RNA sequence: GCCGUCUUAGCUCAGUGGCAGAGCAACUGUUUCGUAAACAGUAGGUCCUCGGUUCGAUCCCGAGAGGCGGCU
Numbered sequence: 001g002c003c004g005u006c007u008u009a010g011c012u013c014a015g016u017g018g019c020a021g022a023g024c025a026a027c028u029g030u031u032u033c034g035u036a037a038a039c040a041g042u043a044g045g046u047c048c049u050c051g052g053u054u055c056g057a058u059c060c061c062g063a064g065a066g067g068c069g070g071c072u
Stems, first nucleotide, its partner, number of pairs: 001071007010024004018055001026042005048064005
């Protein structure tokens, strides 16, 4: 230099066009003499950035940024 792949909640990851979800973690409550566990609930997101397509984009297209891998 070229090619591929990934970027979504604190962490690990779903979500392939119609107002974004799970598990774990956090917080509150119930329970307990107390802790843990269990159960119920709450909060937490500029979906890496900018532009384009579309009535509508996390999703499709282009250009960038960063991570990982391959080729030279």
Source information
Model confidence (mean pLDDT): 83 of 100. Predicted 3D model of a 72-nucleotide RNA (transfer RNA) from Candidatus Azambacteria bacterium RIFCSPHIGHO2_01_FULL_40_24. It matches the Rfam family "tRNA". Its Rfam clan is "tRNA clan". It is annotated as a transfer RNA. The source organism's lineage runs through Bacteria, Bacteria candidate phyla and Candidatus Azamiibacteriota.